């Protein structure tokens, strides 16, 4: 250069395929309860679709630019 794959709360991550409920689980943290008191353990709150554009009535899904990551091929020296 060129092809592949992947980007979803601080983090790991399901859903995307085959578009349609209020985007879901861990963990993580605010308050409550428990308990002498901490852990555990209930209850209830907060936090996400990488950017831009298209197709639809409707995009986290489906197409195309970009960026960012990791793979593989190749060119120069």
């Nucleotide at each position: 250069g060129c092809c592949c794959u992947g980007g979803u709360a601080g983090u790991u991550u399901a859903g995307c395929c085959c578009g349609g409920u209020u985007a879901g689980a861990a963990u993580g943290u605010g308050a409550g309860g428990c308990u002498g008191u901490c852990a555990c353990c209930c209850u209830u709150g907060c936090g996400a679709c990488c950017c831009g554009g298209g197709u639809u009535c409707a995009a986290a899904u489906c197409c195309c630019g970009g960026c960012c990551a990791g793979g593989g091929c190749g060119c120069c020296a």
A computed fold for a 77-nucleotide RNA from a Thermoprotei archaeon, annotated as transfer RNA. The organism belongs to Thermoprotei, within Archaea. Rfam family: tRNA. From the family's description: Transfer RNA (tRNA) molecules are approximately 80 nucleotides in length.